[in-house]
């Protein structure tokens, strides 16, 4: 230096994917908000934990 084989590569942060970064968790972290009584019922925001790009969705305008 090459080839083969085996093993390893954590998970999460309210809806998808990539990059960067922060925080949390080890069977836990996590599982949105408001009114209401913790219920029934009704209402509301967002594809981010944060930044950014893409995709999707919503609104407005132009061709």
């Nucleotide at each position: 230096g090459c080839g083969a084989u085996c093993c390893a590569a954590g998970g999460g942060g309210a809806u998808g994917g990539g990059g960067u970064u922060c925080c949390c968790c080890a069977a836990a972290a996590c599982c949105g908000c408001c009114u209401g009584a913790u219920g029934a019922a009704g209402g509301c925001u967002g594809a981010u934990g944060a930044c950014u790009c893409c995709u999707g969705c919503c609104g407005c305008g132009u061709c």

The RNA shown here (Fluoride riboswitch aptamer (crcB RNA motif)) has 63 nucleotides and comes from a Pseudomonadota bacterium. The sequence was found by an Rfam model in a public genome assembly.